A computed fold for a 125-nucleotide RNA from uncultured Megasphaera sp., annotated as c-di-AMP riboswitch aptamer (ydaO/yuaA leader). Taxonomically the source falls in Megasphaera (Bacteria, Bacillota, Veillonellales, Veillonellaceae).
């Protein structure tokens, strides 16, 4: 100087703290909508970070068959990234964590976050 992200800024101080703040998230009526649970599997939230197919492996259930769940590899769909919109091309990413059996929408109201990580020039049509 720039990138992802809500995550910046201000004041005071005993400078390892506190109070605010741009900006973000959750809970929560009516109404509407829909259920929930039920062999093998609860359900939900932040976030782009998910959904399938195929071979294999493990495991659960079953008299068996089959099915479910987890997972390696491969392929495909979908999603995200550069000042903004659309499109083409190229490149990269598809994690991590939390609640704790419980939560649809949701006015009033209640409540929480306000981090961290990275690049070395940038500038495609």
């Nucleotide at each position: 100087u720039g990138u992802c992200g809500a995550a910046u800024c201000c004041u005071u101080g005993u400078a390892u703290a506190a109070g605010g703040u741009a900006c973000g998230g959750g809970g929560g009526a009516a109404u509407c909508a829909a259920a929930u649970u039920c062999a093998u599997u609860g359900g939900g939230g932040u976030g782009a970070a998910u959904c399938g197919c195929a071979c294999g492996u493990g495991u659960u259930u079953u008299a068996g068959g089959a099915a479910g769940c987890a997972u390696u590899u491969g392929c495909g769909g979908a999603g995200g990234c550069g000042g903004c919109c659309u499109u083409c091309a190229a490149g990269c990413c598809u994690a991590a964590c939390c609640c704790g059996u419980c939560a649809g929408u949701u006015a009033a109201c209640c409540u929480c976050g306000g981090a961290g990580a990275c690049a070395g020039a940038g500038a495609g049509g």
The RNAcentral record of the sequence draws on MGnify.